c-di-AMP riboswitch aptamer (ydaO/yuaA leader) from a soil metagenome, 135 nucleotides, folded computationally. Of the family's consensus pairs, 95% are formed in the model. Model confidence (mean pLDDT): 77 of 100. The RNAcentral record of the sequence draws on MGnify. Rfam family: c-di-AMP riboswitch aptamer (ydaO/yuaA leader). About the family: This family represents a conserved RNA structure found upstream of the ydaO and yuaA genes in Bacillus subtilis and related genes in other bacteria. Gene Ontology terms of the family: regulation of gene expression and cyclic-di-AMP binding.
RNA sequence: UGCCGAAGUUGCUUUUGCAACACGGGGGAACCAAUGCUUCGCAUUAACGAAGCAGGGGCUAAUCGCUGCGCCUUUCGCCACGACGAACACUUCCAGUUCGAGCCCGUCAGCUAACCUCGUAGGCUUAAAGGAAGG
Numbered sequence: 001u002g003c004c005g006a007a008g009u010u011g012c013u014u015u016u017g018c019a020a021c022a023c024g025g026g027g028g029a030a031c032c033a034a035u036g037c038u039u040c041g042c043a044u045u046a047a048c049g050a051a052g053c054a055g056g057g058g059c060u061a062a063u064c065g066c067u068g069c070g071c072c073u074u075u076c077g078c079c080a081c082g083a084c085g086a087a088c089a090c091u092u093c094c095a096g097u098u099c100g101a102g103c104c105c106g107u108c109a110g111c112u113a114a115c116c117u118c119g120u121a122g123g124c125u126u127a128a129a130g131g132a133a134g135g
Base pairs, nucleotide, nucleotide: 002124003123004122008021009020010019011018012017022120023119024118025117026116027115032110035054036053037052038051039050040049041048055108056105057104058103059102063083064082065081067080068078069077070076084100085099086098087097088096090134091133092132093131094130
């Protein structure tokens, strides 16, 4: 000079802090909605029922799947790949380069009006900023 992010501005206060605005998150009616796998029965690509196993949820882009390997009941881990998601100096598209981590609640929360409640951190960059259209 700019970037990711909600994470900023103003006022009061001797200060610590407090408050307002702004931005962001969570809880919370009605109506609506409500998992996967295995086995068995019925059935015969389905659907339905029973039993057993697996806790669930939040912030965030940070998730899912297939194959291989390790482990091996499920599960979990690693590597590559695929799908999808996120960032890169006005916006969109294309191209290119990167990212897909971390933390929290504690057996509990779907959506959710009124209402209640919480946060305002942290980390980078400064000779880089490609092309097209729009502004």